[in-house]
Context: one part of a larger RNA
This record gives sequence, C1' cells and structure tokens, in this order.
RNA sequence: AUUGAACGCUGGCGGCAUGCUUUACACAUGCAAGUCGAACGGCAGCAUGGGCUUCGGCCUGAUGGCGAGUGGCGAACGGGUGAGUAAUACAUCGGAACGUGCCUAGUAGUGGGGGAUAACUACUCGAAAGAGUAGCUAAUACCGCAUGAGAUCUAAGGAUGAAAGCAGGGGACCUUCGGGCCUUGUGCUACUAGAGCGGCUGAUGGCAGAUUAGGUAGUUGGUGGGGUAAAGGCUCACCAAGCCUGCGAUCUGUAGCUGGUCUGAGAGGACGACCAGCCACACUGGGACUGAGACACGGCCCAGACUCCUACGGGAGGCAGCAGUGGGGAAUUUUGGACAAUGGGCGAAAGCCUGAUCCAGCAAUGCCGCGUGCAGGAUGAAGGCCCUCGGGUUGUAAACUGCUUUUGUACGGAACGAAAAGACUUCUUCUAAUACAGGAGGUCCAUGACGGUACCGUAAGAAUAAGCACCGGCUAACUACGUGCCAGCAGCCGCGGUAAUACGUAGGGUGCGAGCGUUAAUC
Repeated sequence: AUUGAACGCUGGCGGCAUGCUUUACACAUGCAAGUCGAACGGCAGCAUGGGCUUCGGCCUGAUGGCGAGUGGCGAACGGGUGAGUAAUACAUCGGAACGUGCCUAGUAGUGGGGGAUAACUACUCGAAAGAGUAGCUAAUACCGCAUGAGAUCUAAGGAUGAAAGCAGGGGACCUUCGGGCCUUGUGCUACUAGAGCGGCUGAUGGCAGAUUAGGUAGUUGGUGGGGUAAAGGCUCACCAAGCCUGCGAUCUGUAGCUGGUCUGAGAGGACGACCAGCCACACUGGGACUGAGACACGGCCCAGACUCCUACGGGAGGCAGCAGUGGGGAAUUUUGGACAAUGGGCGAAAGCCUGAUCCAGCAAUGCCGCGUGCAGGAUGAAGGCCCUCGGGUUGUAAACUGCUUUUGUACGGAACGAAAAGACUUCUUCUAAUACAGGAGGUCCAUGACGGUACCGUAAGAAUAAGCACCGGCUAACUACGUGCCAGCAGCCGCGGUAAUACGUAGGGUGCGAGCGUUAAUC
C1' cells in the first nucleotide's frame, strides 16, 4: 500500500459498487421455458349470439377465444458452480480433411395419390403413478408415384433420391355456390455462394518434487477393411519393431486457464472474488436416443447411495438457477417488485413467457462526497487537574450576543429514462386492380416496476448527529495518584522488587475521524 475479509468499541446521511473464500454437504415451499388457432381435428371451461323452457335450466363450435391432444419452432441459449483436469484444457500464431437450424444473395421446383393415429366414445385393470382393448377422425404428422436444373454414385452407358400448405384481397369467366381462377404475402423442397458459429489439427508459452529414471503392446509405423460431418490406431485383421526420455519421459503432489487484479521506481513477486472470453461439471458412475446442434442442470435408460409416498403389489425425487431452510464456519443478504427499458424464445401481428435483466430490501463490507454549526465573546467565571500556594492549565473553550439552515422534520409541486409498436394519411413497389401486402415520409394516440423516488419550493429551529487508538525508544504526544517482580503490559528492545512519563485510573496531550483499532493474508 492492499483485501469478497472477520473480531472489539462506536455509529448521522447520500451516491456507486460488493456480499458462502468453509461441506461439488443435505434440502421443505414457491417461482426460474415456453409459444403458435395465420399447421390440424376439435370444444373441457369462460363470454357473446340464436333456439327451447315447467323459468329451475337445457340445447347449439354459430362467434370471440381456447383446457387437454396431434403438429412446428424453442428447450444445446440465457443462469449456476470450479469438483475434475498439468493437457482431449487455456493463451498466441498457423493449417486442411469438415459440418451448419434460424439469417443474407441467387437458381430451379412446389404435380398427382394413399394408409394410419392421438384427441374423443365405450369398456377394463391399478391404492397411486399409470396402463390396456375395441371403435371414429384431421393435418405443414407419416408413406409411395411423377419430375430432376443442380446434387450423389458411376464400369461415363447410366442409376439414385424431393416437396405442404396457410392467410389476405379481387375485375371479367366457370361453378356442384363449397369454390375454381387470378394475385399478394408467407411457408415448403433441392442446389450454389456468403456471414456468423462450431468440430479437427500443428507450433510456442505458462506449477512443484529426482528422497520419482526409465516408461510404453494399439504401444510406434505401414497395408487393407470398418467407422465419422471430417484427417487420424478412432477401431479391427495382418506385417514390421518401433515410439517417448537427463532440453526431465513416467510417477507423485497441487491447480480450472486467460484478459487481468494487488504491490513495486522498475525488473519482478503474489493472486485469478466481481466484469469479459474459453473449458469442465450438473446426486455418484455408465449409456445412448431425438435433433442443425447434446451424449443434454430444471430430457430418457441402467446401476449405486440417500430421501419421500404406499392399500406392501409398486411408485416418486435431484437448488453447483432465484429466494429460502438445516448443517459446517471467524464469516457472507429478501421465501420482495416489474417485464417499463435492454436482450432472448415463440408468433403475420396483437401479444404471451422470461428469478436473464432492470429495480427495490438487508449489511459502514469497500470507495467517494457531505454534515455534526459560523462570527464575536476575559474580571481569562465556576468546576476539574497540577502546584514551589505566588500561580499555571483545561481555555474563546463555556455562558452570553448576533447570524446561517447543508442534513434531518413537516407541507406542496414533480421528472429524464418512451420510442419503437399501433391507428389515420401522402408518395412509391408488386399487381388486371384506386384490393391486400411491403418500403419511405407526415399527423394522432398509448405504454414507467423503480416512484409521488430523484429534483424544486416553503416553514420553524442550533435545532437531529463523535468516536476510537495511542502518549519509554523506534514514533507525533506528560504529569499526579494507586500498585509494589504482585496485578499486569508487550510488535522488537524491554517495563513492574515503595518516588513507574512503559501496569491501572484521572487530568492534559497526539493521531485518524463515521469511523478507529486488533487479527489474518499478499507485495
């Protein structure tokens, strides 16, 4: 000088940060990932309309909408933790044998069919979790056929393999009045390129121990098969006997890495909380499925430990998400508010979800700022302490006089953060179209958790606000009394055995100040 600190005494306010470093110990409860009816069949509940009515109510998907269900996208992001890992990690600079949902640009297509199934209904089993049988039905769910610009394979002849619709609007024409048809938007399929992201790989760099000197059989290389998105002993068969190592292999211990942080004139040393990038993990161990992406924190299966429910047959669970509880510990917060902003997921949009985030609460834990008054005031009051008894000191300190009102209190006014979006409208693009839809501009209107908070104004009144450590030397600051090697102090030297500036108290002084000391730790 510093700290994610703790402890002791003390404590007025504000701003900004930070807050389980220990048991990767166990967890009650609530919330933390949903969304889309413009993909689909439908209609449990609510509202509206209609019908019936014995006035109790009943019926009707017709409309708004929508529980459960099929389907799509998301759930691989965001959030947490640092157990493992000394190299399958990280940092920097390279490389070639790769993948890529959504996004951007472009090209080609989007034709014609089929069979199911959940929901639902009926029945059955089970304590429950849940499950079964029969029947009905839809799709952007599933499966064939056609086509093949490009793609893949090729023996270069050829072969293989795709799709899905939905919503808005409309002038002729057709119509079985459903629509066809046209058009706009958005989807879907295949391919090319891009961006961003990701997988793989080489080199270099960054801990300790030699009281660890040899290690290694898929081990090192080759050929061939397999496998992967992709190179490769990645895997397998055969062949060869290699490969690493004193420039420290192997083993053991410790440890997430980095940008950075602290210190220091620097060189260095120590550290890796918060913030940012990467990695690893998700009760412990193993495994794959789905998918563009996982071997998946709030998914699945198996094994194990633990906890809970049970009708004893069988089931359920995983806070190292946000709060919170127990435990451990010197020690670390609220079971708060809001999606208003920023961002994310879904959706055409309105919007919904979001313990990400933004805010509030608690804690002097840290940094910064402010205040606890200002000016005058001597017979230098009283009191305290010391005294050579003359006096000295506390001390302009107080009283007293005048002034001010930061802060606090009371009352009143009152934000920025909000503009996108939406509605109307002008021009323009697409178009048969002055529809619809998109782009640019204008006008109007709405939206604030924080919060009646910041801030501003008014009123009264010095009113509401000072402690802590030290005073032998180092080291700024001295006297008296008590004690008598006792009680005690102490960072080092050392004090204390009857005149202690070193112990205890008092007066006085010194230092810092809403803090001050102590302890721990680093330079």
Small-subunit ribosomal RNA, 5' domain from an uncultured bacterium, 523 nucleotides, folded computationally. Its Rfam family is "Bacterial small subunit ribosomal RNA". The coordinates come from a structure-prediction model, not an experiment, and the mean pLDDT is 85.